This is a predicted structure of a 78-nucleotide RNA (SAH (S-adenosyl-L-homocysteine) riboswitch aptamer) from Saccharothrix variisporea.
Rfam family: SAH (S-adenosyl-L-homocysteine) riboswitch aptamer. The literature on the family includes a 2008 paper in Mol Cell by Wang et al., "Riboswitches that sense S-adenosylhomocysteine and activate genes involved in coenzyme recycling".
The coordinates come from a structure-prediction model, not an experiment, and the mean pLDDT is 77.
The sequence is in RNAcentral, with records from Rfam.
[in-house]
RNA sequence: CUGGUCGAGAGGCGCUGCAACGGACGUCGAGUCCGCCACGCUCGACCAGGUGCCACCACCGCAAGGGCGCCUCUCAUG
Numbered sequence: 001c002u003g004g005u006c007g008a009g010a011g012g013c014g015c016u017g018c019a020a021c022g023g024a025c026g027u028c029g030a031g032u033c034c035g036c037c038a039c040g041c042u043c044g045a046c047c048a049g050g051u052g053c054c055a056c057c058a059c060c061g062c063a064a065g066g067g068c069g070c071c072u073c074u075c076a077u078g
Base pairs, nucleotide, nucleotide: 001049002048003047004046005045006044007043008042009041010072011071012070013069014068015067018040021035022034023033024032025031039065
C1' cells in the first nucleotide's frame, strides 16, 4: 500500500436515486429498461499478500465526515 474479518463513529422513520450488484433486451460491444440501493466513507484491532526501509522495546494518543425532510436521545447556550 492492497484485499478480507471484527468493532466503532448516539438511535430511528420517510423520500430521491449516482456507483456497485441482480434480471431482461441488444449478434458482440456501446448501451437501454426494471429491481435493489444514502456507512459505498473514516478510524482501530487482526489475518493474508505486495513494496520499501532497516534495530528492538516501552510510553502516549485516537478523531473527522456522511443527499433532503422529520422525530428521539445526550450536551451546551439564550